[in-house]
Small-subunit ribosomal RNA, 5' domain from an uncultured bacterium, 549 nucleotides, folded computationally.
The prediction has a mean pLDDT of 82.

Context: one part of a larger RNA
RNA sequence: GAACGAACGCUGGCGGCGUGCCUAACACAUGCAAGUCGUACGAGAAAGUCCGCUUCGGCGGAUGAGUAAAGUGGCGCACGGGUGAGUAACGCGUGGGUAAUCUACCCUCGUGACUGGGAUAACUCGCCGAAAGGCGAGCUAAUACCGGAUAUUGUCGUUUGGACCAAGGUCCUCACGAUGAAAGGUGGGGAUCCGCUUCGGCGGACCUGCCGCACGAGGAUGAGCCCGCGUCCCAUUAGCUAGUUGGUGGGGUAAUGGCCCACCAAGGCGACGAUGGGUAGCUGGUCUGAGAGGAUGGCCAGCCACACUGGCACUGAAACACGGGCCAGACUCCUACGGGAGGCAGCAGUGAGGAAUCUUGCGCAAUGGGGGAAACCCUGACGCAGCGACGCCGCGUGAGCGAUGAAGGCCUUCGGGUCGUAAAGCUCUGUCAGGUGGGAAGAAACGCCGUUGGGUGAAUAGCCCUUCGGCCUGACGGUACCACCAGAGGAAGCACCGGCCAACUCCGUGCCAGCAGCCGCGGUAAUACGGAGGGUGCAAGCGUUGUUC
Numbered sequence: 001g002a003a004c005g006a007a008c009g010c011u012g013g014c015g016g017c018g019u020g021c022c023u024a025a026c027a028c029a030u031g032c033a034a035g036u037c038g039u040a041c042g043a044g045a046a047a048g049u050c051c052g053c054u055u056c057g058g059c060g061g062a063u064g065a066g067u068a069a070a071g072u073g074g075c076g077c078a079c080g081g082g083u084g085a086g087u088a089a090c091g092c093g094u095g096g097g098u099a100a101u102c103u104a105c106c107c108u109c110g111u112g113a114c115u116g117g118g119a120u121a122a123c124u125c126g127c128c129g130a131a132a133g134g135c136g137a138g139c140u141a142a143u144a145c146c147g148g149a150u151a152u153u154g155u156c157g158u159u160u161g162g163a164c165c166a167a168g169g170u171c172c173u174c175a176c177g178a179u180g181a182a183a184g185g186u187g188g189g190g191a192u193c194c195g196c197u198u199c200g201g202c203g204g205a206c207c208u209g210c211c212g213c214a215c216g217a218g219g220a221u222g223a224g225c226c227c228g229c230g231u232c233c234c235a236u237u238a239g240c241u242a243g244u245u246g247g248u249g250g251g252g253u254a255a256u257g258g259c260c261c262a263c264c265a266a267g268g269c270g271a272c273g274a275u276g277g278g279u280a281g282c283u284g285g286u287c288u289g290a291g292a293g294g295a296u297g298g299c300c301a302g303c304c305a306c307a308c309u310g311g312c313a314c315u316g317a318a319a320c321a322c323g324g325g326c327c328a329g330a331c332u333c334c335u336a337c338g339g340g341a342g343g344c345a346g347c348a349g350u351g352a353g354g355a356a357u358c359u360u361g362c363g364c365a366a367u368g369g370g371g372g373a374a375a376c377c378c379u380g381a382c383g384c385a386g387c388g389a390c391g392c393c394g395c396g397u398g399a400g401c402g403a404u405g406a407a408g409g410c411c412u413u414c415g416g417g418u419c420g421u422a423a424a425g426c427u428c429u430g431u432c433a434g435g436u437g438g439g440a441a442g443a444a445a446c447g448c449c450g451u452u453g454g455g456u457g458a459a460u461a462g463c464c465c466u467u468c469g470g471c472c473u474g475a476c477g478g479u480a481c482c483a484c485c486a487g488a489g490g491a492a493g494c495a496c497c498g499g500c501c502a503a504c505u506c507c508g509u510g511c512c513a514g515c516a517g518c519c520g521c522g523g524u525a526a527u528a529c530g531g532a533g534g535g536u537g538c539a540a541g542c543g544u545u546g547u548u549c
Stems, first nucleotide, its partner, number of pairs: 001549004006545005013395006019388002021353001026351003030348003035075003040072002048063006082306003091231008101223002106219007114148004123138006154179005161172004184211006192205005232278003239269003244266008281303004285296004308329005331342004359385001361384003367381001368379004398428004408419004432490001434485003438482002447471004453465004493538005498519003504533005514521002
């Protein structure tokens, strides 16, 4: 000099964009942060309104509504959000490998979806419990569950021909055997057929659109695993190792492997630093520097790890799962003392710790995500607003004229000098703040209704794509911006002035009180202490401290 997630002191007008627990991975009151689907399924309210009957007490029906709350089932809850404790490791970075693998939803293609069955929640009844919750009996449905059938290019085994090969096999192909599947829902329909019928119709078959279902092939995306190289300090850590190193066979996994197991062999690592100890999430980057390098990893982005502490598995395409489960532990809470409940390193917020770090705000309008055919619902992701000069950037605190150089302060050699065109005064301007409430965006795409053309289809039903028109959707917010009104009015401080280093005099003090980054000042004329006048430097900041280069 530059930098900072800073803090402290004095001071403080406005705006934009950023940014804000670095300490106790300490403990947490309260609210919210993951749901959704009635076009999978069985059941199914209430208030209110209307109608009928009425002994005027009420009763029945419709609507409310296939709605609310609950249940079965599906998808999601493994994303998004937080934190940096642990980890010196294939954790991360980089480059490869997988002939050792998986991939829900999505896209393309092919084939199929036949036929049966038994339950169970909700609900009802009974019972136990303070509660949390639970037990028994009975009823019922499905895209829930279970049989049977069918089966290719799937899987397994045998096999023909061929290609490749890492020599183990892999891929293509011929044939045979074995084995593995499914689910429906919803909308439209002229004729025909079937069932019911109060003869009006209703339901089904049948045709058809859409959403789904099963198997297989390919893609896309995501992930698992393996390897080369790189990745802090201590040798005042020199030896370490028994599943240890390798083999055979097996188990396990989507998959290789001592990952696990039995047996066999006796190996494996190490001064090119093993083992041990300390410290630490890694990177893109960031800061500094001419560079080389040094330091660093907050915000944003990628990867990893963790979710009160330790362990474990279940479900699932994927977890050993922050707001799922079980066990143990510490802690907190409830209790009828028998027993139960909880996990903010999500967003706000509280206490504690600390030099120190924010609102228990608004909205799903936009972007993105989950569910849904859709309307739509959910979303503390996100978009905004709030607080803090914490940082960067921009703007303002006025402009011109104005000498008799006013008053006053300070200094003085008493002549004067200086603050100083500074002020006053005159003439203007109108940024920002203030007022008016006058005008006023963009961010809106979608969606719904109608319509044009096309596709599907037997079809002028429906459904899909599309053109045009109309209607509708904004948290921020009547905000930005514009206009108008008034009026210099409301807006300057901080540090320094001995040398380094830019800026000097007076008074006070008298080795005292004090200053100080270094050199050093102060013991009676101190430009170095304290005050004043003046000056210098920065400026809504200025200094100090800390840390890095």